[in-house]
Context: one part of a larger RNA
C1' cells in the first nucleotide's frame, strides 16, 4: 500500500427495532433436484440457480429416442449436360418422407445459328452443414457488490525506496454535497443536473373530445349552435433555501415560518465510475482451436421433453360471519383490433352457435369493471365454508386433443378449523386488497409486463443481527 481481526471512533441502508401481510402445515400450479425411462434434449447452482433462457413444447417448435429414408446434400457460390417458365391440380403405392403416373400451363432478345435471365433435373468436385467441444481461447452482452461514493491523473512538495501528500483534519450533505483550514495547486471518470413522466398554471388547436347559456328533442351531447369548461397534445411558466426569523464561525448548512398546485432531490423512471467474482452464456449473434463428413450432417413418421416412493423453491386458492349466497344499483385507467375487434338479433341453462350493422378507430367493438353500497338470506357447522378428485353430457381451437388443450352443464365434495423450528417482503397513495388490459399466441396463465379502484398500521431508537462507507490501530497473511 492492501486485505484481515469474534480491535477501536464516527455514519448509513427495510439492516435491527416498532407495525402490518405473508411463507414454512393444506389442495392444486409451476420450476429445480433425485428416481426412473429407448428418450425423459441443453443450460442457470449460496446471496447474484429454481413461475430463470421459455413473451406460451399436441403436430411444427425440437436440439432428445425408435424406426424408415437421403449422401454436393434441407441451405450457398462457381462448372459440364439436358429440358423450359416456375408454382400449383388429380391419380397410385406407402406411418410419411418418397416412388410411379396422368392432364392443364410454356420467359426475354434474335441475324434463326443461336444467345441471355430465372427455375427445374441429372453428373463432378471444391465445398455445404453441425443446437458437437472449449464461456479456462475470445468478441458481444448481462448479473453482482451498488445508485454504494467512490476511483484516479498532471504539476509541485516530501521519502534512498516501495510510496505519501493532494483524498487527511473542523463543520456538513443523499452525495470526494459543499464551506473553512492546510504543501499543496489544479483535472478527469463518477454525484448532482441537462432527458422522459406525474402534480398546477397560462397561452395555441377544437374532431372522432366536451356541453356553461340558446334552440328543437324520439330524452340519447340526439341535432341546430358554441369552444366557456373538460379533455387531448404542442409551446411556455413555476420552485431557486428565492423571502422572513433563530442556530451556527461573519461560512457552508440546518431548524421553524410565509407564500404557493408543488418545499428544500417534489414524486416516480431512464441513467450504473475504476474494478471485483478465470461470475454467466460458443443453444440469441459472431468467432480462433480441436472434432465430425454415406454422420455429430439432413428429410419423415410415431414417441419423449407432461414419467413419480420422495426432497426444496416460487406461486393460486382456502381454512370462513370483516364471511358465503341471491337480487338491486354506482365509480376507472391503460390497452388492443383486418387471416382482425365484432354490436345487435336468434337458440341455448351455459361454453357457444346461425345471421349480421359497425370500426384500419379520441368515431365502432373488445368492455357489464370488481371490489365498494342497498335489501334479503345462512346462523358457527367440515356447514349455503372450501373446492380438490373422479363420472356423464356437451362446446372451442385446429390436418388430428389417446399420450397431453382449455371451457361449459350437471353430478362427486377430499385436503384444509390460520400452520414447529425458523424465514420474506413493504416506510405512503406504500403495504394489504378489488377488478382491468396487453405481449407471446390457431388453441392453451395461477406466470409475466402494465392499468387503475379501496387504502392503512408503526418508525422510542442505533445496544444487537446482516451488507456497505470514511478515519484509526495490530498482524508471523499478499
Nucleotide at each position: 500500500u492492501g486485505a484481515c481481526g469474534g480491535g477501536g471512533a464516527c455514519c448509513c441502508g427495510c439492516a435491527c427495532a416498532a407495525g402490518c401481510a405473508g411463507c414454512g402445515g393444506a389442495g392444486c400450479a409451476u420450476g429445480u433436484g433425485g428416481u426412473u425411462u429407448a428418450a425423459u434434449u441443453c443450460g442457470a447452482u449460496g446471496c447474484a440457480a429454481c413461475g430463470c433462457g421459455a413473451a406460451g413444447a399436441a403436430c411444427c417448435u425440437u436440439a432428445c429416442c425408435a424406426g424408415g429414408g437421403c449422401u454436393u446434400g434441407a441451405c450457398a457460390u462457381c462448372c459440364c449436360u439436358c429440358u423450359g417458365a416456375c408454382a400449383g391440380u388429380c391419380c397410385u403405392a406407402g406411418a410419411g418422407a418418397u416412388a410411379g403416373g396422368a392432364a392443364a400451363u410454356u420467359c426475354u432478345c434474335u441475324u434463326c445459328g443461336g444467345a441471355g435471365a430465372c427455375a427445374g433435373a441429372g453428373g463432378a468436385g471444391a465445398c455445404a452443414g453441425g443446437u458437437g467441444g472449449u464461456g479456462c481461447a475470445u468478441g458481444g452482452u448481462u448479473g453482482u457488490c451498488g445508485u454504494c461514493a467512490g476511483c484516479u491523473c498532471g504539476u509541485g512538495u516530501c521519502g534512498u525506496g516501495a510510496g505519501a501528500u493532494g483524498u487527511u483534519g473542523g463543520g456538513u450533505u443523499a452525495a470526494g454535497u459543499c464551506c473553512c483550514g492546510c504543501a499543496a495547486c489544479g483535472a478527469g471518470c463518477g454525484c448532482a443536473a441537462c432527458c422522459c413522466u406525474u402534480a398546477c398554471c397560462u397561452u395555441u388547436a377544437g374532431u372522432u373530445g366536451c356541453u356553461a347559456g340558446c334552440a328543437g328533442u324520439u330524452a340519447g351531447g340526439c341535432u341546430g349552435a358554441g369552444c366557456a369548461c373538460u379533455c387531448u397534445a404542442g409551446a411556455g411558466g413555476g420552485a431557486c433555501u428565492g423571502c422572513c426569523g433563530g442556530u451556527g464561525a461573519u461560512a457552508a448548512a440546518c431548524c421553524g415560518g410565509a407564500g404557493g398546485a408543488a418545499g428544500g432531490u417534489g414524486g416516480g423512471g431512464a441513467c450504473g465510475a475504476c474494478g471485483u467474482c478465470a461470475a454467466a452464456u460458443c443453444a440469441u449473434c459472431a468467432u480462433g482451436c480441436c472434432c465430425u463428413u454415406u454422420a455429430u450432417g439432413u428429410c419423415c413418421u410415431g414417441g419423449g421433453c407432461u414419467a413419480c416412493a420422495c426432497a426444496c423453491g416460487u406461486g393460486c386458492u382456502a381454512c370462513a360471519a370483516u364471511g358465503g349466497u341471491u337480487g338491486g344499483u354506482a365509480c376507472a385507467a391503460a390497452g388492443g383490433g383486418a387471416a382482425g375487434c365484432g354490436a345487435c338479433u336468434u337458440a341455448g341453462c351455459g361454453a357457444u352457435a346461425a345471421g349480421a350493422a359497425g370500426c384500419c378507430a379520441a368515431u365502432c367493438c373488445c368492455a357489464u369493471a370488481a371490489a365498494a353500497c342497498c335489501a334479503a338470506u345462512c346462523c358457527c357447522a367440515g356447514u349455503u365454508c372450501g373446492g380438490a378428485u373422479u363420472g356423464c353430457a356437451g362446446g372451442c381451437u385446429g390436418c388430428a386433443a389417446c399420450u397431453c388443450g382449455c371451457c361449459u352443464g350437471c353430478a362427486u365434495g377430499a385436503a384444509g378449523c390460520u400452520g414447529g423450528a425458523g424465514u420474506u417482503g413493504c416506510u405512503a397513495g406504500u403495504a394489504a386488497u378489488c377488478g382491468u388490459g396487453g405481449a407471446u399466441c390457431a388453441g392453451a396463465a395461477u406466470g409475466c409486463c402494465a392499468c387503475g379502484g379501496u387504502g392503512a398500521a408503526u418508525g422510542c431508537g442505533u445496544u444487537c443481527c446482516c451488507g456497505g462507507g470514511u478515519c484509526u490501530u495490530g498482524u508471523a497473511c499478499a
Small-subunit ribosomal RNA, 3' major domain from Schnuerera sp. xch1, 478 nucleotides, folded computationally. The full RNA is in RNAcentral, with records from ENA. NCBI's taxonomy places the organism under Bacteria, Bacillati, Tissierellales, Tepidimicrobiaceae, Schnuerera. It matches the Rfam family "Bacterial small subunit ribosomal RNA". Its family is annotated with ribosome and structural constituent of ribosome in the Gene Ontology.